[in-house]
Context: one part of a larger RNA
RNA sequence: UUGGGCGUAAAGUGUUCGUAGGCUGUUGUGUAAGUCCAACAUUAAACUCUUCGGGCUUAACCUGGAGACUGUGGUGGAUACUGCACAACUAGAAGGCGCUAGGGGCUGUCGGAACGCACGGUGUAGGGGUGGAAUCCGUUGAUAUCGUGCGGAACAUCAAAAGCGAAGGCAGACAGCUGGGGCGACCUUGACGCUGAGGAACGAAAGCGUGGGGAGCAAAAAGGAUUAGAUACCCUUGUAGUCCACGCCCUAAACUAUGGAUACUGGUCGCUUGAAGUGUCGACCCUUCAAGUAACGAAGCUAACGCGUUAAGUAUCCCGCCUGGGAAGUACGGCCGCAAGGCUAAAACUC
Numbered sequence: 001u002u003g004g005g006c007g008u009a010a011a012g013u014g015u016u017c018g019u020a021g022g023c024u025g026u027u028g029u030g031u032a033a034g035u036c037c038a039a040c041a042u043u044a045a046a047c048u049c050u051u052c053g054g055g056c057u058u059a060a061c062c063u064g065g066a067g068a069c070u071g072u073g074g075u076g077g078a079u080a081c082u083g084c085a086c087a088a089c090u091a092g093a094a095g096g097c098g099c100u101a102g103g104g105g106c107u108g109u110c111g112g113a114a115c116g117c118a119c120g121g122u123g124u125a126g127g128g129g130u131g132g133a134a135u136c137c138g139u140u141g142a143u144a145u146c147g148u149g150c151g152g153a154a155c156a157u158c159a160a161a162a163g164c165g166a167a168g169g170c171a172g173a174c175a176g177c178u179g180g181g182g183c184g185a186c187c188u189u190g191a192c193g194c195u196g197a198g199g200a201a202c203g204a205a206a207g208c209g210u211g212g213g214g215a216g217c218a219a220a221a222a223g224g225a226u227u228a229g230a231u232a233c234c235c236u237u238g239u240a241g242u243c244c245a246c247g248c249c250c251u252a253a254a255c256u257a258u259g260g261a262u263a264c265u266g267g268u269c270g271c272u273u274g275a276a277g278u279g280u281c282g283a284c285c286c287u288u289c290a291a292g293u294a295a296c297g298a299a300g301c302u303a304a305c306g307c308g309u310u311a312a313g314u315a316u317c318c319c320g321c322c323u324g325g326g327a328a329g330u331a332c333g334g335c336c337g338c339a340a341g342g343c344u345a346a347a348a349c350u351c
Stems, first nucleotide, its partner, number of pairs: 003323004007305002012319001014202004021195003025089007033082002035078004040073003048068008092192001093189004097184004104178007111155001115151008126137002163170002207248006216242002221237004259318006267296002270293008279284001300307002324351003333344004
């Protein structure tokens, strides 16, 4: 519970698309469903309320008359707003044309550094590791160094408060395929829009299934240390996993802890992209505009911190969510999943 809220106190769905629904630009005409007005009819009685009386000493209370309240019906009117029908418009939205930035996505090919392994050369007694050690590696020749080959994973510098993407996320180079965005001047359609319960798709890491792959790293495991102990921190090893293909899982501090859309409301100073103008031989700089992304701040807001044209300001529309702490994001049931588990979601009791 017709209230107040959701950056940090409880509370914004992880994200997008979209069904129903809700809401919806400008102008005209018609209609009169909603809406408004009038009288009429009805709305049993009682109750409640108002008013004029009556009865208990008064009041509460009881009681008589009248009225009101509320809803409904048809009739007659009003037409601003909402609805409906028709016609029209271009400021929202979309499309066309030109220009344009980008780690947006998918696929393939190629590259160098590092690392590991194998073989060969040089070379000899140590190496490695630590706070100090030891386990460990090494005379069957290690460490170091040079050459050749093989392998897997990740792409230093550029690199940025930078860029792109709905979010998750995205970075070596090149090629192919492909999505979205921005700017410019016109042309076209003519409200085609916003939001979005259900629903669908995407969704880091870890995990699961099948088959590959496996250099480095590394849960588990083993050993060495440390310690009173040490199921740890440190060291030496090391398997899943990390990688690829296909199929699942569907959760995160999935964070800007801030849902989406539209309009309005002083500025200052950077960066990215595009356009125009001025100056210039030109690079480039300056000015203006648009889109994005940072910092600081008027007003205003806020419990404060802080936010502040990218609002947490001023308003409208739509959705989601909260309602003391614990029990508990648990039990039960249902749905989903191979499983792990996920989604939905209480109560007793207790403070």

Predicted 3D model of a 351-nucleotide part of an RNA (small-subunit ribosomal RNA, central domain) from a Patescibacteria group bacterium. The sequence was found in a public genome assembly. The organism belongs to Bacteria candidate phyla, within Bacteria. Its mean pLDDT, the model's own confidence on a scale to 100, is 87. It matches the Rfam family "Bacterial small subunit ribosomal RNA".